[in-house]
Molecule: c-di-AMP riboswitch aptamer (ydaO/yuaA leader)
Organism: Planomonospora venezuelensis
RNA sequence: UCAGCAGAUAUGCCUAAUCUCGGGCACCUUGCCCGAGAGUCGGGGAACCACCGCAAUUGGGGUGAACCACUCCGGUGGAAGGGCUGCUCCGGCCCGAACCCGUCAGCUAACCCGGCCGGCAGAAGGAGAGGAGAG
Repeated sequence: UCAGCAGAUAUGCCUAAUCUCGGGCACCUUGCCCGAGAGUCGGGGAACCACCGCAAUUGGGGUGAACCACUCCGGUGGAAGGGCUGCUCCGGCCCGAACCCGUCAGCUAACCCGGCCGGCAGAAGGAGAGGAGAG
């Protein structure tokens, strides 16, 4: 000097997954548990509307961007769709999973129920718009 690994802090990213108060526990630091509130997210649930032929259990439904075709069920080919680059455009980089309910749920005012986890990161920018601060 370069590269790799690990930890801490700050900053930043995906996601609804953040903040505050009270109590308890722990404690080098960091924090953990219970209760409540704000904010935010999701589910159930009338009228009206929609659906309402048969068959089927190989049912049906939900969260999510996570879809389509084929399949020897291992995958293959696409790609609906989604994210980052403070905003827009151009360009660049990436994802396109996983899980849950349990035979049951269309929409849905009142009303009812629940979540606030987890996982990551280190130079590909250019132009434009706009805002803030300082002088």